[in-house]
Molecule: transfer RNA
Organism: Kiritimatiellia bacterium
RNA sequence: GCCCCCAUCGUCUAGAGGCCCAGGACGGCAGGUUCUCAUCCUGUUAACACCGGUUCGAAUCCGGUUGGGGGUG
Numbered sequence: 001g002c003c004c005c006c007a008u009c010g011u012c013u014a015g016a017g018g019c020c021c022a023g024g025a026c027g028g029c030a031g032g033u034u035c036u037c038a039u040c041c042u043g044u045u046a047a048c049a050c051c052g053g054u055u056c057g058a059a060u061c062c063g064g065u066u067g068g069g070g071g072u073g
Base pairs, nucleotide, nucleotide: 001072002071003070004069005068006067007066010026011025012024013023018056027045028044029043030042031041032040049065050064051063052062053061
C1' cells in the first nucleotide's frame, strides 16, 4: 500500500427497517431488610464513534472519516 472484520450505558452485551424517546447483566446512587457489613428486594442512573446519503421511517441499509483488530506484498 491492498483486502477483510469490528465500533451501542462506566464494563460486558441484545438488536438484522416501524412492535425500541434502545432491552439485559455487572457497576454507581437512593431506599427497604439487618445491631453493622454482606446477601436479598425495590427504585433510579447511563449508550447507538463522527459526517453525509437512501427511505414515510435508520442503532440496523449505502458511501466516506476516525479509531481498533486480522490477513497479505